[in-house]
Context: one part of a larger RNA
RNA sequence: UGACGGGGGCCCGCACAAGCGGCGGAGCAUGCGGCUUAAUUCGAUGCAACGCGAAGAACCUUACCUAGGCUUGACAUAUACCGAAAACCCGUGGAAACACGGGGUCCGCAAGGGCGGUAUACAGGUGGUGCAUGGCUGUCGUCAGCUCGUGUCGUGAGAUGUUGGGUUAAGUCCCGCAACGAGCGCAACCCUCGUUCUAUGUUGCCAGCAAGUAAUGUUGGGGACUCAUAGGAGACUGCCGGGGUCAACCCGGAGGAAGGUGGGGAUGACGUCAAGUCAUCAUGCCCCUUAUGUCUAGGGCUGCACGCAUGCUACAAUGGCCGAUACAAAGGGCUGCGAUACCGUAAGGUGGAGCGAAUCCCAUAAAGUCGGUCUCAGUUCGGAUUGGGGUCUGCAACUCGACCCCAUGAAGUCGGAGUCGCUAGUAAUCGCAGAUCAGCAACGCUGCGGUGAAUACGUUCCCGGGCCUUGUACA
Repeated sequence: UGACGGGGGCCCGCACAAGCGGCGGAGCAUGCGGCUUAAUUCGAUGCAACGCGAAGAACCUUACCUAGGCUUGACAUAUACCGAAAACCCGUGGAAACACGGGGUCCGCAAGGGCGGUAUACAGGUGGUGCAUGGCUGUCGUCAGCUCGUGUCGUGAGAUGUUGGGUUAAGUCCCGCAACGAGCGCAACCCUCGUUCUAUGUUGCCAGCAAGUAAUGUUGGGGACUCAUAGGAGACUGCCGGGGUCAACCCGGAGGAAGGUGGGGAUGACGUCAAGUCAUCAUGCCCCUUAUGUCUAGGGCUGCACGCAUGCUACAAUGGCCGAUACAAAGGGCUGCGAUACCGUAAGGUGGAGCGAAUCCCAUAAAGUCGGUCUCAGUUCGGAUUGGGGUCUGCAACUCGACCCCAUGAAGUCGGAGUCGCUAGUAAUCGCAGAUCAGCAACGCUGCGGUGAAUACGUUCCCGGGCCUUGUACA
């Protein structure tokens, strides 16, 4: 100087407390361990691995296994020599790759180009090492810290500044002070939501005027309104009162769409964990080179006594079922979205209008509201499992897809010890869309809107963190 303390002081955080909803019990889905296996490819392992890499494992992917092939190679460059082709078609064998046989034909005036073969340099490696590395990332933590120049103090390591008194979300600001300044962080500048003004109105809108319809901005027209696009205004403790060191600031009030950082996002200092990644990529060294490279078929990554993690669905009446009916936002669409109509109980099919989309389509939002029924039961709760029949995608649904219909109708009556999330348009609850994608194991993820709470006395305690101080046999 740090680190540590079941030392002290001050302060903060859904850290506790106060509340609301879960998890832990059940069934299923997904990931992991273990076991099994020819293989169940690899990585990730307290917080910070475990719905993680994977925003899509039937083949492909694919890295694994088995079997069959190839050896200048599936891919690149160069040189030398040779060849008329290489594609492509047919036949035989084969699971295919491939092998054998036959057919077949280049461009250019030339140099040459393209292709194949032989040979040599070489290719290739998702082989090892993340403890050789770059790059990227997680974490402490959006915590308020981390440093430097000059000066001063100290023999020196170092100290001071950065400590102290206040204050703040903040090393934020004020005052004081052997310090005076400065840098990286904080804040602001950026995006978005909330109010308003101006400009512009098509594909958007429809108040007033007119026309028309079974109905609809449908038509003439209009720019008022909504909305869209762009540019401004607006919030600064600016104003008032009180407190405070006539300070910073704090409390209350006015006006205002918004008030003291207005809400949300992006943004992550010096560093820590030899944290993660050699399987995104790049790369040193080591290793393989008729194989650890490469091609193909089939299998596996989906195995199941069991343990864990994250979710979904429930156990019901604030509910289930049936009928009627209302209101979104944000997205996507040409190898695409696909309307009206017709067929089918349905999944879906036939068909093809319109639309490269503020125009058309996906597209009925659902919870809600209004009626009816069920009356507390393993039930008209719950839907696992299984049998049968179908639909769709795709060369192909056996291993191993999703969906529909009929039948079947398991566990489960609110979950031990313990444990998690959340402070407001939040939790809870309800549906919608998208990426990946032929299809889909999505109940995942990323967004979008609808309905919409309760509670916070307080900081003694648990956890994590910041500043000062103290002890230390630790570095």
This is a predicted structure of a 475-nucleotide part of an RNA (small-subunit ribosomal RNA, 3' major domain) from a metagenome. Model confidence (mean pLDDT): 84 of 100. RNAcentral holds the full RNA, with entries from SILVA. It matches the Rfam family "Bacterial small subunit ribosomal RNA".